[in-house]
Molecule: SAM riboswitch aptamer (S box leader)
Organism: Terrihalobacillus insolitus
């Protein structure tokens, strides 16, 4: 880096450096000199992997290891000859859902 699978309405912040941006892009809407984003320390959340117990499927435990989170649902929304409902009778609109993007995480090339 692509490819696979599985999740994403929950959960968790202090202090220090530093100084203007940041929230993946693009619009909207927010966070910000009452210090953003980033790094450190230091606490914390969380069962992916791993460890353990199991009937070796399941499923329970565990934060000591490997990762990962720790403002707003993945902040919301795109994109689709997409399902489904509805109002309409316009080849349109609205509401959900699903797929698509994105994130992590295992594995695999």
């Nucleotide at each position: 880096u692509u490819c696979u699978u599985a999740u994403c309405a929950a959960g968790a912040g202090a202090g220090g450096u530093u100084g203007a941006g940041g929230g993946a892009c693009u619009g909207a809407c927010c966070c910000u000199g009452u210090g953003a984003c980033a790094c450190c320390u230091c606490g914390g959340c969380a069962a992916c992997c791993g460890c353990a117990u199991g009937u070796u499927u399941a499923a329970u435990g565990u934060a000591u290891g490997g990762u990962g989170c720790c403002a707003a649902u993945u902040u919301c929304a795109g994109u689709g000859c997409g399902a489904a409902u509805g109002c309409u009778u316009g080849u349109g609109c609205a509401u959900u859902c699903c797929a698509a993007a994105g994130a992590u995480a295992a594995g695999a090339a």